Annotation: Small-subunit ribosomal RNA, 5' domain from Lathyrus sativus, 483 nucleotides, folded computationally.

Context: one part of a larger RNA
RNA sequence: GGAUGAACGCUGGCGGCAUGCUUCACACAUGCAAGUCGGACGGGAAGUGGUGUUUCCAGUGGCGGACGGGUGAGUAACGCGUAAGAGCCUGCCCUUGGGAGGGGGACAACAGCUGGAAACGGCUGCUAAGACCCCAUAUAAAUAAGGCUGAGGAGCGAAAGGAGCAAUCUGCCCAAGGAGGGGCUUGCGUCUGAUUAGCUAGUUGGUGAGGUAAUAGCUUACCAAGGCUAUGAUCAGUAGCUGGUCCGAGAGGAUGAUCAGCCACAUUGGGACUGAGACAAGGCCCAGACUCCUACGGGAGGCUGCAGUGGGGAAUUUUCCGCAAUGGGCGAAAGCCUGACGGGGCAAUUCCGCGUGGAGGUAGAGGCCCUCGGGUCAUGAACUUCUUUUCCCGGAGAAGAAAAAAGGACGGUAUCCGGGGAAUAAGCAUCGGCUAACUCUGUGCCAGCAGCCGCGGUAAGACAGAGGAUGCAAGCGUUAUCC
Numbered sequence: 001g002g003a004u005g006a007a008c009g010c011u012g013g014c015g016g017c018a019u020g021c022u023u024c025a026c027a028c029a030u031g032c033a034a035g036u037c038g039g040a041c042g043g044g045a046a047g048u049g050g051u052g053u054u055u056c057c058a059g060u061g062g063c064g065g066a067c068g069g070g071u072g073a074g075u076a077a078c079g080c081g082u083a084a085g086a087g088c089c090u091g092c093c094c095u096u097g098g099g100a101g102g103g104g105g106a107c108a109a110c111a112g113c114u115g116g117a118a119a120c121g122g123c124u125g126c127u128a129a130g131a132c133c134c135c136a137u138a139u140a141a142a143u144a145a146g147g148c149u150g151a152g153g154a155g156c157g158a159a160a161g162g163a164g165c166a167a168u169c170u171g172c173c174c175a176a177g178g179a180g181g182g183g184c185u186u187g188c189g190u191c192u193g194a195u196u197a198g199c200u201a202g203u204u205g206g207u208g209a210g211g212u213a214a215u216a217g218c219u220u221a222c223c224a225a226g227g228c229u230a231u232g233a234u235c236a237g238u239a240g241c242u243g244g245u246c247c248g249a250g251a252g253g254a255u256g257a258u259c260a261g262c263c264a265c266a267u268u269g270g271g272a273c274u275g276a277g278a279c280a281a282g283g284c285c286c287a288g289a290c291u292c293c294u295a296c297g298g299g300a301g302g303c304u305g306c307a308g309u310g311g312g313g314a315a316u317u318u319u320c321c322g323c324a325a326u327g328g329g330c331g332a333a334a335g336c337c338u339g340a341c342g343g344g345g346c347a348a349u350u351c352c353g354c355g356u357g358g359a360g361g362u363a364g365a366g367g368c369c370c371u372c373g374g375g376u377c378a379u380g381a382a383c384u385u386c387u388u389u390u391c392c393c394g395g396a397g398a399a400g401a402a403a404a405a406a407g408g409a410c411g412g413u414a415u416c417c418g419g420g421g422a423a424u425a426a427g428c429a430u431c432g433g434c435u436a437a438c439u440c441u442g443u444g445c446c447a448g449c450a451g452c453c454g455c456g457g458u459a460a461g462a463c464a465g466a467g468g469a470u471g472c473a474a475g476c477g478u479u480a481u482c483c
Base pairs, nucleotide, nucleotide: 001483002482003481004480006479007478008477009476010475013354014353015352016351018349019347020346021312026310027309028308030307031306032305035063036062037061040060041059043057044056045055046054070265071264072263079190080189081188082187083186084185085184088182089181090180093178094177095176096175097174098173099172101135102134103133104132110125111124112123113122114121115120161170162169163168191237192236193235198228199227200226203225204224205223206222207221208220209219210218240262241261242260243259244255245254246253247252267288268287269286270285271284290301291300292299293298318344320343321342322341326340327338328337329336330335357386358385359384360383366377367376368375369374391420392419393418394417395416396415400410427472428471429470430469431468432453433452434451438467439466440465441464442463448455449454
């Protein structure tokens, strides 16, 4: 000198774009953050004078709750980055070729009885389906055959309907391919310490068996005795990684907020279930700690989602508006949901832009200094005149909305027009040298200053005040950290 997610002191007019718990991965009151489908199904309710139509709903069932959102505790690792690889899976989507024949028994809801303070149940009985099961059919997989190819054969394994007058649309099953996504393996790279030198028994390899979507000591029995290490194993400390960001001419150093990719975590530890996908933040089970309810028998909970509270801290915002846009889930659609997101609010927290007036201006108050002649603040003010960025008032008023219509939270906002009046708007630090800017008064090694050198002990350009000056400016200084 540059930089910052900064903080503190003094000061503070406006606008635009961003950013905002870096500390206790501390504990959380309250509300919301994941639902949807009646065009899968039986039923109930509302409504209607009746039929028909309509609306709503607990339950069964389907899809989605594995995305989106948060955090960085753990992790020195195939975790990440990069470049490759073969032994894999893939709901929804796209393409292609086939298929969808026949039958059955239940369980919720509901009704009755009943247990419990509650949470939540128990027994009996009825019932539907795209829920479940059986038979048939078949190109996959498996068995069998040493392997491959071809032909034939045995055995095994599928399915579902809905809407519509209909045309048709949509859904279902099998197989192949694709796209996108994911799992796995490998080369190389990835902080510090030797005041850590040896480490390792499923350890390294093989065979058999098991297991997985798949390879594999992944697991297990047996066999062999291997494997890693001074090119730093092991141990210990620290740490999410990257694209990037800051500094630097570069080499390189530092860093990993916001945005984007990957990983990991969800009160602590463990476990599986369901599913195409999880060992699942707003799912389940067990154990621990903590909090709450209780009729003391037993139950409920998890903000590292958005707001918000307490605590910690130098320090970090609203318990706001809207689904109008973009995107997501469900649905045939209308639509519903969406604290993702779009916006408004707060904060000079950063960066950028603008303003606090422009032009003219005789005489000369007051402050300060003085060699008492004067000098300076100073065209500065007053005064005259002009303008209206801002500001106030009034009026008009968007784009953002896409294929017909409708649909705007922001917002009566941005912007434009008219009126008014210089009106509403300047501070902070410094002035011994480095380093731009100097005198007076007070103080007297005191009070104090200070980044370094150093000032102060009676004329202090270095302390304090004043006048003046210099620098930057809605900021200016200080502190912290990095280059």
The organism belongs to Lathyrus, within Eukaryota. Its mean pLDDT, the model's own confidence on a scale to 100, is 84.